[in-house]
RNA sequence: GGGGCGAUAGCUCAGAUGGCCAGAGCGCCGCGUUCGCAAUGCGGAGGUCGAGGGUUCGACUCCCUUUCGCUCCA
Numbered sequence: 001g002g003g004g005c006g007a008u009a010g011c012u013c014a015g016a017u018g019g020c021c022a023g024a025g026c027g028c029c030g031c032g033u034u035c036g037c038a039a040u041g042c043g044g045a046g047g048u049c050g051a052g053g054g055u056u057c058g059a060c061u062c063c064c065u066u067u068c069g070c071u072c073c074a
Base pairs, nucleotide, nucleotide: 001073002072003071004070005069006068007067010026011025012024013023019057028044029043030042031041032040050066051065052064053063054062
């Protein structure tokens, strides 16, 4: 220098062909259950979808540029 993969909630991750409103588990907060704790049930908060542009009525998803990480080639 070139190629491939990845970046989505505090953590680990899902999200076929663009479209209800962006989701799950764990964690956190509240309530119930218990004498109390653990476990368990119910509810809730939490997101500029790495960044900036473009296409489109509409983008996590497609196109361009770019940052970081892993990896392959030279």
Overview:
Predicted 3D model of a 74-nucleotide RNA (transfer RNA) from a Flavobacteriales bacterium. Its mean pLDDT, the model's own confidence on a scale to 100, is 80. The organism belongs to Flavobacteriales, within Bacteria. Its Rfam family is "tRNA".